[in-house]
RNA sequence: GGAGGGUUCGCCUAAUGGUAUGGCACUGGUUUCGAAAACCAGCGGGAGAAAUCCCUUACAGGUUCAAGUCCUGUACCCUCCG
Numbered sequence: 001g002g003a004g005g006g007u008u009c010g011c012c013u014a015a016u017g018g019u020a021u022g023g024c025a026c027u028g029g030u031u032u033c034g035a036a037a038a039c040c041a042g043c044g045g046g047a048g049a050a051a052u053c054c055c056u057u058a059c060a061g062g063u064u065c066a067a068g069u070c071c072u073g074u075a076c077c078c079u080c081c082g
Base pairs, nucleotide, nucleotide: 001081002080003079004078005077006076007075010024011023012022018065026042027041028040029039030038044055045054046053047052058074059073060072061071062070
């Protein structure tokens, strides 16, 4: 230099162009003399008293009524070729 694959919550992971999924970890609670285990709830960011609204799938654009998904560019990681 060329080809292919990958980047989603703290970590791992799913997702025909149509509500971003599940597990672990963590936090609160129930239980216990106390813990562990188990069970229940929560668990990206911002605004708001709340209801609710907006943003968020590496980054920047494009296509589309609608994009994690399709297209283009950039960055990084892996594999192969030279």